[in-house]
């Protein structure tokens, strides 16, 4: 000095599901607020039967629940790629 790995930041990619019904406001429809029913899962959160563990306690998936969030656009978005900074460091 450097591979892999971890954390953070920036840029790019990034799915699913009612442009639903009623009321009010605005007003060509599309918008905003409230209520209702129907749905989605890839922020977060909960659960644990796969799996992991010193196989006890526990941990835990992109699985599951749908509390939260979301269902034109905007925005968000797990995850992936590149760059930068920090940590660690096989050899």
């Nucleotide at each position: 000095a450097c591979a892999a790995c971890c954390c953070g930041a920036g840029c790019g990619g990034g799915a699913g599901a009612g442009a639903c019904c009623c009321c009010g406001g605005a007003c060509c429809a599309g918008c905003c607020g409230g209520g209702g029913c129907g749905c989605c899962g890839a922020a977060g959160g909960g659960g644990c039967a796969a799996g992991c563990c010193u196989c006890c306690c526990g941990c835990a998936c992109a699985c599951u629940c749908u509390c939260a969030g979301g269902c034109a656009g905007c925005g968000a978005g797990a995850c992936c790629g590149c760059u930068c900074g920090g940590g660690u460091g096989a050899g």